[in-house]
Context: one part of a larger RNA
RNA sequence: GCCGGCGAGUCACGAUCAGCAGGCGAGGUUAAGCAGGAGAUGCGGAGCCGCAGCGAAAGCGAGUCUUAAGAGGGCGAAAUAGUCUGAGGUCGUGGACCCGAAACCGGGUGAUCUAGCCAUGAGCAGGUUGAAGUCGGGGUAAGACCCGAUGGAGGACCGAACCGACCCCCUUUGAAACGUUGGCGGAUGAGUUGUGGCUAGGGGUGAAAUUCCAAUCGAACCCGGAGAUAGCUGGUUCUCCCCGAAAUAGCUUUAGGGCUAGCCUCGAUACAGAUUUGCGGAGGUAGAGCACUGAAUUUCCUAGGGGGCGUCAAAGCCUACCGAAGAAUAUCAAACUCCGAAUGCCGCGUAAUCGAUUAUCGGGAGUCAGACUGCACGAGAUAAGUUGGGCGGUCAAAAGGGAAAGAGCCCAGACCUUCAGUUAAGGUCCCCAAGUGCGCGUUAAGUGGAAAAGGAUGUGGGAUUUCGAAGACAACCAGGAUGUUGGCUCAGAAGCAGCCAUCCAUUCAAAGAGUGCGUAAUAGCUCACUGGUCGAGAGGCCUUGCGCCGAAGAUGUCCGGGGCUCAAGUACAGAACCGAAGUCGCGGCAGGAUUAUAUAAUUCUGGGUAGGGGAGCGUUGUAUAUCCGACUGAAGGUGUACCGGAAGGAGCGCUGGAGGAUAUACAAGAGAGAAUGCCGGU
Numbered sequence: 001g002c003c004g005g006c007g008a009g010u011c012a013c014g015a016u017c018a019g020c021a022g023g024c025g026a027g028g029u030u031a032a033g034c035a036g037g038a039g040a041u042g043c044g045g046a047g048c049c050g051c052a053g054c055g056a057a058a059g060c061g062a063g064u065c066u067u068a069a070g071a072g073g074g075c076g077a078a079a080u081a082g083u084c085u086g087a088g089g090u091c092g093u094g095g096a097c098c099c100g101a102a103a104c105c106g107g108g109u110g111a112u113c114u115a116g117c118c119a120u121g122a123g124c125a126g127g128u129u130g131a132a133g134u135c136g137g138g139g140u141a142a143g144a145c146c147c148g149a150u151g152g153a154g155g156a157c158c159g160a161a162c163c164g165a166c167c168c169c170c171u172u173u174g175a176a177a178c179g180u181u182g183g184c185g186g187a188u189g190a191g192u193u194g195u196g197g198c199u200a201g202g203g204g205u206g207a208a209a210u211u212c213c214a215a216u217c218g219a220a221c222c223c224g225g226a227g228a229u230a231g232c233u234g235g236u237u238c239u240c241c242c243c244g245a246a247a248u249a250g251c252u253u254u255a256g257g258g259c260u261a262g263c264c265u266c267g268a269u270a271c272a273g274a275u276u277u278g279c280g281g282a283g284g285u286a287g288a289g290c291a292c293u294g295a296a297u298u299u300c301c302u303a304g305g306g307g308g309c310g311u312c313a314a315a316g317c318c319u320a321c322c323g324a325a326g327a328a329u330a331u332c333a334a335a336c337u338c339c340g341a342a343u344g345c346c347g348c349g350u351a352a353u354c355g356a357u358u359a360u361c362g363g364g365a366g367u368c369a370g371a372c373u374g375c376a377c378g379a380g381a382u383a384a385g386u387u388g389g390g391c392g393g394u395c396a397a398a399a400g401g402g403a404a405a406g407a408g409c410c411c412a413g414a415c416c417u418u419c420a421g422u423u424a425a426g427g428u429c430c431c432c433a434a435g436u437g438c439g440c441g442u443u444a445a446g447u448g449g450a451a452a453a454g455g456a457u458g459u460g461g462g463a464u465u466u467c468g469a470a471g472a473c474a475a476c477c478a479g480g481a482u483g484u485u486g487g488c489u490c491a492g493a494a495g496c497a498g499c500c501a502u503c504c505a506u507u508c509a510a511a512g513a514g515u516g517c518g519u520a521a522u523a524g525c526u527c528a529c530u531g532g533u534c535g536a537g538a539g540g541c542c543u544u545g546c547g548c549c550g551a552a553g554a555u556g557u558c559c560g561g562g563g564c565u566c567a568a569g570u571a572c573a574g575a576a577c578c579g580a581a582g583u584c585g586c587g588g589c590a591g592g593a594u595u596a597u598a599u600a601a602u603u604c605u606g607g608g609u610a611g612g613g614g615a616g617c618g619u620u621g622u623a624u625a626u627c628c629g630a631c632u633g634a635a636g637g638u639g640u641a642c643c644g645g646a647a648g649g650a651g652c653g654c655u656g657g658a659g660g661a662u663a664u665a666c667a668a669g670a671g672a673g674a675a676u677g678c679c680g681g682u
Stems, first nucleotide, its partner, number of pairs: 001682006011094007020086005027049003033043003053060002063075004097235002100232001104225006115199008124189001126158003129154001133150006162186003166183002170179001201217001203213002210219001238616006248261005262367002264364007272357001273354004277349005287339001288337002293333003298328003304322002306319004370395006377388003400411003415588002418585001421583002426578003429562003439572001441570002448564001454549002458546005464540004475533005481506003486500003512527001516525002589606007617671001619668010636655005642649002
């Protein structure tokens, strides 16, 4: 891992249910107890509920309370139905659907491991060093002291046993739940060790590490309280039919939990409800505006201030300075408004459409983490697959087609069958169903098939303007001169380093005191400008369609791929086709409603998580009835092409060898794939 078996809403007692079934009914019913067979049942009327309410109460009573009240008002009566039992739903108290803590408390068991201590024993190869003391000698007045021997001290030295555990490898489903090899530290000591004993869990012990107290230690282990508690995680077993949510509000030591409401379902009752349309309302958003509150531009005017002149001080004068208020001008605002929509909202009415969608009461819920997307907003950085609320949609709980692939986008809501039709979104060259379709443009960038500011004689359309047969634009031929090398500056400055001047004058068809290249400066080449050749358009600006550059990333390229250029890109137009579980055709099943011929017709409906409601299948046992079974074979096992809308149910063969089936009712240890489930097998 697989297979088999076991494995989770139960039971008791209460409560509740205009609900279901039954008994009796203005009544219903007994409890303990007694009798009886441990019963059924009988006796037992205490008690309980109902038949009358109102008031805090005394109390009064179809009324009563309030009150001064014969008023008014509140709650009642006047249209009376209850009660007991059973099954079922739900709630409460109990372990209360099942499994699961870490922990807490009580009583015990442990110091054969280990920590410390007590008593009594044991062991420490060999080698080295050589303290004190002592003896002898020297030395001294005597010493101190010195030398040589002797001596044998030490938490002394080296190093086995023994004890330890510093390093590396190995091992790491080990030989071993801490070890082995090779090195390593201590090794006469605060040393090691045997045996016996003592200290016990809110405790002991500790050369102190929360260390150790039997492979367990921030509080041992065993049993018990005990099914502790778990707002947490996981699991919770047959089928079909109808409906079908929520992820919100308020409160919460509350925020991943609850309670009430909202939204779902079932029943009863009532007769409403929705959309469009007409009319009437409330309102201050979008927009707009500047009349208020503020912000904010320029100019004028001017109180005040600064500066200057002036003076002993001033007055006064000036001001390219600042500037309240005011005037003109152009603006801005969620917390500004002189204004002010569209929608939406409320009410009433008419008609049409929908067809129970509405409301109230009662039984049962679930939900309180929502997600993305479009629109108008707040927060953020007019960031986020971000965050918050509002109005819609989808997903959640929705399959199908499209978007290559895809919860939330686009189309569309799957009762079943069908090798029939027609459409939606999206598509029609091939992969791949349908056009290598038609008409007319456009793009040359593989743009299409990723991106900005910005840049550009890309190319198409439109508008406007200037020049042009009195010859434009481009090209070619020719000219492009003189005063003069203008003046200044300067080594030089001659059109062309720089400064100044006027663009001066002359000759001209035209020619600047010079547009650029060039020289040290000249020279030289050219331009403006003019003539000729040629012969029809040329130049500028604006706007717009499609393109270009800008454009660097890590597996292999931004079309799904192949591949595509009068497209298979793109704009416009119109006619076809394909395309879904949409829709329609044939057939079938189920549910509701309405008719009514009473089992048929018509019509509508049948996606679905949490959840509500309904109907069934199967297992074990009990009661009653009818049956089967060893001569001819029960249950169980196994095989099988049969039946049923499902759970499921028969028949037959083989096996098996003694019990079983059907019908009706009742009662449950009543259905397994999941719980890192439990036990067994493999």
Molecule: large-subunit ribosomal RNA, domain II
Organism: Dosidicus gigas